Source information:
Small-subunit ribosomal RNA, 5' domain from a Candidatus Gottesmanbacteria bacterium, 478 nucleotides, folded computationally. Rfam family: Bacterial small subunit ribosomal RNA. The coordinates come from a structure-prediction model, not an experiment, and the mean pLDDT is 83. Lineage of the source: Bacteria > Bacteria candidate phyla > Candidatus Gottesmaniibacteriota. The sequence was found in a public genome assembly.
Context: one part of a larger RNA
């Protein structure tokens, strides 16, 4: 001295980029935060056309089936120490969507939602009977492939829709199998990864083999047996802390301290435990079970999950709006138009930080009034002030012009020194000094220390220094 996700006193004029629950992983009212596809399907309200009428078509919709997508983006750091991250290497792997390439895309059925009847039920929803579609489900074919197998051989698909035709083609947009790519994931070694010995022995799936199971995939990952092995003063084991790093902070390095923001990982999603679906979860706004806590009830019963964006409640010294938009950017879907997006941009709030600006400029002695002071002569406040010339930054206001998707940006014109200064601290470290007042009182203090009657240390007042829209404190870290 320097830094901070700061807080508190006092003060406070503007802009720009940042930043803003560091504690209760504490509850959490209300709204929004994941949809979307009619070029996959029956049906079906409303409208409109056409028809005598059945009905048909076409437009805005709705809910169900059916695909893709809710495994991503968003949040939080509670677990967790040979773990995870981090550096370097491997072999036993998976991968939807996307790009190349090579074949292909035949046939004939089934069932079910919706709906319709009908019953229970406060509600949430539930059950029966009918009937119906599909790129939905099952079966048959063929095998370029692919998988097994020494071999003969055995086994493995598939979805159609648009648009256009008299129908077909032809274009499009999909299916299904193989093979590459790429991106991205899963596994293993090496090293490297906190503090503690007032914590010295730990260990039976433990160690390591054979066999089998399981898995995408090695592997005690599991489960028979069989050996009796593994680890430990180069800390085993316990125990305390702790998400990891790229980076920050500091300092001349070395290093010491930290991991707010923003980018990779990793963990978590009431609190434990499960698995289903799936290319991918053992899944934050999916599922069950079990707990504890809330909520509604007609008392039988249901029903939630903000550590997603803002609100609220509580906890603190302390930490923001229940705003707008999907215009850019990015992402799901969907041929597209285009929906959805509280990611994200954008606005609002805090001087919480960092930077700019600004609070007027020149000129102005009779050294004015006025404070303070005084050896009563004078001394300072001090060219400061008035008072003159000027200027308009910032902020009022009026006006055009560009952007238009939208915040919004640019010009120009008006009146007016106008709207704009404080905080600390003056014994010594350490820049800056007198007066009153108090009298060991009263108070001051970072250190040493100050105050008992002339106190530059207290209190106040003029001065006076240092910083300034900020200045001090207090914490913490180097």
């Nucleotide at each position: 001295g320097g830094a901070u996700g700061a807080a508190c006193g006092c003060u406070g004029g503007c802009g720009g980029c940042g930043u803003g629950c560091c504690u209760u992983a504490u509850g959490c009212a209300u709204g929004c935060a994941a949809g979307u596809c009619g070029a996959u399907c029956g049906a079906u309200u409303u409208u409109u056309g056409c028809g005598c009428a059945a009905g048909c078509a076409a437009a805005c919709g709705u809910a169900g089936a059916g695909g893709c997508g809710g495994a991503c983006g968003g949040g939080u750091g509670a677990g967790g120490a040979u773990a995870a991250g981090c550096a370097a290497g491997g072999a036993a792997c998976g991968u939807a969507c996307c790009u190349c390439a090579a074949a292909c895309u035949u046939c004939a059925g089934c069932a079910u939602a919706g709906c319709u009847c009908g019953u229970c039920g406060a509600a949430a929803g539930a059950c029966g009977g009918g009937g119906u579609a599909a790129u939905g489900c099952g079966g048959a074919a063929u095998g370029u492939g692919g998988a097994u197998g020494u071999g003969a051989g055995u086994c493995u698909a598939a979805a159609g829709g648009g648009c256009g035709u008299a129908a077909c083609a032809a274009c499009c947009c999909g299916g299904u199998u193989u093979g590459a790519g790429a991106g991205c994931g899963g596994c293993c070694u090496u090293g490297u990864g906190a503090c503690u010995a007032u914590c010295a022995g730990c260990u039976a799936g433990u160690u390591g083999g054979u066999a089998g199971g399981g898995u995408a995939a090695a592997g005690g990952c599991c489960u028979a047996c069989c050996a009796a092995g593994g680890c430990u003063a180069u800390g085993a084991c316990g125990g305390u802390u702790a998400g990891g790093g790229g980076g920050c902070g500091u300092g001349a390095g070395a290093g010491c301290g930290c991991g707010a923001c923003c980018c990779c990982c990793c963990a978590c999603a009431a609190u434990g435990g499960c698995a289903c679906u799936g290319a991918g979860a053992c899944a934050c706004g999916g599922g069950c079970c079990a707990u504890a806590c809330a909520a509604c009830u007609a008392c039988g019963g249901u029903u939630g999950g903000c550590a997603g964006c803002a609100a609220c409640a509580g906890g603190g010294a302390a930490u923001c709006g229940u705003u707008g938009g999907c215009a850019a950017u990015g992402g799901a879907c969907g041929c597209a138009a285009g929906u959805c997006u509280g990611a994200c941009c954008a606005c609002g709030c805090g001087a919480c930080g960092c930077c700019g600006c600004g609070u007027g400029a020149g000129g102005g002695a009779u050294g004015a009034a006025g404070g303070c002071u005084u050896u009563c002569g004078g001394g300072u406040c001090g060219u400061a002030a008035a008072c003159c010339u000027c200027u308009u930054u910032u902020g009022c206001u009026c006006c055009g012009c560009c952007a238009u998707c939208g915040a919004g940006g640019c010009g120009g014109g008006g009146a007016g020194a106008a709207u704009a200064a404080g905080c600390a601290c003056c014994u010594a470290c350490a820049a800056a000094c007198u007066a009153c007042g108090u009298g060991c009182c009263a108070g001051c203090a970072g250190u040493c220390g100050c105050g008992g009657u002339a106190a530059u240390a207290c209190g106040u007042a003029g001065g006076g220094u240092g910083c300034a829209a900020g200045c001090g404190u207090u914490a913490u870290c180097c």